[in-house]
Context: one part of a larger RNA
RNA sequence: GAACGAACGCUGGCGGCGGGCUUAACACAUGCAAGUCGAGCGACAAAGCUCCUUCGGGAGUGAGUAGAGCGGCGCACGGGUGAGUAACACGUGGGUGACCUACCCUAAGGUUUGGGAUAACUCGGGGAAACUCGGGCUAAUACCGGAUGAGACCACACUCUUCGGGGAAGUGGGAAAAGCGGAGGACCUCUUCGGAGGCUUCGCGCCAUAGGAUGGGCUCGCGGUCCAUCAGGUUGUUGGUGGGGUAAUGGCCUACCAAGCCUAAGACGGAUAGCUGGUCUGAGAGGAUGAUCAGCCACACUGGAACUGAGACACGGUCCAGACUCCUACGGGAGGCAGCAGUGGGGAAUAUUGCGCAAUGGGGGAAACCCUGACGCAGCCACGCCGUGGUGUGUGAUGAAGGCCUUCGGGUCGUAAAGCACUGUCAGAACUCAAGAUGGGGGUUUGAGAAUAAUACCUCGAACCUCUGACGGUAAGUUCAAAGGAAGCACCGGCUAACUCUGUGCCAGCAGCCGCGGUAAGACAGAGGGUGCAAGCGUUGUUC
Numbered sequence: 001g002a003a004c005g006a007a008c009g010c011u012g013g014c015g016g017c018g019g020g021c022u023u024a025a026c027a028c029a030u031g032c033a034a035g036u037c038g039a040g041c042g043a044c045a046a047a048g049c050u051c052c053u054u055c056g057g058g059a060g061u062g063a064g065u066a067g068a069g070c071g072g073c074g075c076a077c078g079g080g081u082g083a084g085u086a087a088c089a090c091g092u093g094g095g096u097g098a099c100c101u102a103c104c105c106u107a108a109g110g111u112u113u114g115g116g117a118u119a120a121c122u123c124g125g126g127g128a129a130a131c132u133c134g135g136g137c138u139a140a141u142a143c144c145g146g147a148u149g150a151g152a153c154c155a156c157a158c159u160c161u162u163c164g165g166g167g168a169a170g171u172g173g174g175a176a177a178a179g180c181g182g183a184g185g186a187c188c189u190c191u192u193c194g195g196a197g198g199c200u201u202c203g204c205g206c207c208a209u210a211g212g213a214u215g216g217g218c219u220c221g222c223g224g225u226c227c228a229u230c231a232g233g234u235u236g237u238u239g240g241u242g243g244g245g246u247a248a249u250g251g252c253c254u255a256c257c258a259a260g261c262c263u264a265a266g267a268c269g270g271a272u273a274g275c276u277g278g279u280c281u282g283a284g285a286g287g288a289u290g291a292u293c294a295g296c297c298a299c300a301c302u303g304g305a306a307c308u309g310a311g312a313c314a315c316g317g318u319c320c321a322g323a324c325u326c327c328u329a330c331g332g333g334a335g336g337c338a339g340c341a342g343u344g345g346g347g348a349a350u351a352u353u354g355c356g357c358a359a360u361g362g363g364g365g366a367a368a369c370c371c372u373g374a375c376g377c378a379g380c381c382a383c384g385c386c387g388u389g390g391u392g393u394g395u396g397a398u399g400a401a402g403g404c405c406u407u408c409g410g411g412u413c414g415u416a417a418a419g420c421a422c423u424g425u426c427a428g429a430a431c432u433c434a435a436g437a438u439g440g441g442g443g444u445u446u447g448a449g450a451a452u453a454a455u456a457c458c459u460c461g462a463a464c465c466u467c468u469g470a471c472g473g474u475a476a477g478u479u480c481a482a483a484g485g486a487a488g489c490a491c492c493g494g495c496u497a498a499c500u501c502u503g504u505g506c507c508a509g510c511a512g513c514c515g516c517g518g519u520a521a522g523a524c525a526g527a528g529g530g531u532g533c534a535a536g537c538g539u540u541g542u543u544c
Base pairs, nucleotide, nucleotide: 001544002543003542004541006540007539008538009537010536014387015386016385017384018383019381020380021346026344027343028342030341031340032339035073036072037071040070041069048061049060050059051058052057080299081298082297090223091222092221093220094219095218096217099216100215104212105211106210107209109207110206111205112146113145114144115143121136122135123134124133125132126131153173154172155171156170158167159166160165179204180203181202182201183200184199187198188197189196190195225271226270227269232262233261234260237259238258239257240256241255242254243253244252274296275295276294277293278289279288280287281286301322302321303320304319305318324335325334326333327332352378354377355376356375360374361372362371363370364369392422393421394420395419402413403412404411405410426485428480429479430478431477432476436471439468440467441466442465443464444463445462446461447460448459449458488533489532490531491530492529493514494513495512499528500527501526502525503524509516510515
């Protein structure tokens, strides 16, 4: 000199863009943060309103709605934190002939026939509660059989091969499925004559196969901390065979066999630490660092475990143990903010228990739409950067008064002020008022496409109408009034820009280094003046 997630002191007008628990991975009151689908399924309230009433009640509507239940998809994303980890954790470049991949896309097939349950509901029981047990009824895109089955898979045999890969044809084995919605001219069946079903067709699903895309698993080379006052370490240890396990290789696990394997090019042990893109500094080499943003990893009260699932050994799932907190009828239960706010505590120190799903993105749904503390915004804080933004401009000498200095002549603050003439940025008031929506939703008309028996339905587009903005009556614009509301902080011995007076008298004090202060101190304190930076200025801390 530069930098900072800064803090402290004094001071503080505005706006834009960013940033904001670095400490206790300490404990948490309260609210919210993951749901959605009735176009998978069965069942089904109440209040209110209307009417009737024997005043007990009943009927209709509310409504096949709300709220539940079964089932599907999602909850493994998004969001937080950095405790652990010196490791294939990360970075980079390879391998996978050792592997997986829901939803999505492409291709070509299929979607047949039966069955038994169970929740909800109802009845009864236990419990303070959390909850739970038993009897009975019922549905499905829930569950389980049969059929068919090209290919996939397994076994045997063939061939090429980089040997768990590819190919062709053969024999045998075993293995699939689910419906729902829209439209419809004939025809068929049933019919309570209203319709229902078949049938045709379209859309969404479902099953099996091959490929893709995306996301992952495993593995290898190389790279990046300190200590040798850590020198030997290791028994599933190193390798093999058989078996198990996994999507998959492998001591990953197990039985047996062999005795290996690592190490001064630092094993083992200890300390510290999430890694990277980057960030800061520096001419660079390098040094330091890893907040915000992005990628990866790890963790979710502590420790352990598996279940479900395409995917977890799962932050707002389950089970066990532990510590802590809470409820209890003492028998037993409930909980997990390192999600967003917020509280206590710790600390030099770090914000609102805000608004909205309008946009972007995500989950569910055919869609409308619902959910979304992701996100978009607003609030607080000079924490930072920025505005060549503002605190006025011009004129004004009797060089006013006053302060300070003085050689008492004067000098200086100083055109500075007052006065006069103007201007109107910001802040203030009033009025107008966005873009973000060229998007999205609904309706009508219409064009095209695919398909079809079809001018239905379906898909895409156009025109018109209409609904949709948290921010926010915000930004911006116009007008009004008015110099009015808006300057401080540090320094002035040398380094280092800036000097005198008074007080003090090695005292009080200053100080980054050299050093000042013991009676004329440019170094202490105050004043006048000056210098520097400026809504900031200094100090402290840390890095280069």
The part of an RNA shown here (small-subunit ribosomal RNA, 5' domain) has 544 nucleotides and comes from an uncultured bacterium. It matches the Rfam family "Bacterial small subunit ribosomal RNA". The full RNA is in RNAcentral, with records from ENA and SILVA.